[in-house]
RNA sequence: GGUCCCAUAGUUCAAGGGAUAGAAUAGAAGUUUCCUAAACUUUAGAUACAGGUUCGAGUCCUGUUGGGACCA
Numbered sequence: 001g002g003u004c005c006c007a008u009a010g011u012u013c014a015a016g017g018g019a020u021a022g023a024a025u026a027g028a029a030g031u032u033u034c035c036u037a038a039a040c041u042u043u044a045g046a047u048a049c050a051g052g053u054u055c056g057a058g059u060c061c062u063g064u065u066g067g068g069a070c071c072a
C1' cells in the first nucleotide's frame, strides 16, 4: 500500500428496516443484619464520527476515525 472483518451502558452480550434500544455484571440509594457479605427492591447509564437511501436506520450504502486478520 491492497483486500476483508469489527465498533451498542464502565465491562460482556442482545435487538426480522417499525412504538420509549433490552439483559447480565459493575455503580448509586433503600430493605434486611449488631456490623459486613449475600439476598431482595428501586434507580442513573450506550448505538464511534459525518453524510446518504427510506414514511421509518443500531440494522442498508458511502466516507472518516480507531482496532484486528490476511496479502505484498
Base pairs, nucleotide, nucleotide: 001071002070003069004068005067006066007065010025011024012023013022018055027043028042029041030040031039048064049063050062051061052060
Molecule: transfer RNA
Organism: Flavobacteriales bacterium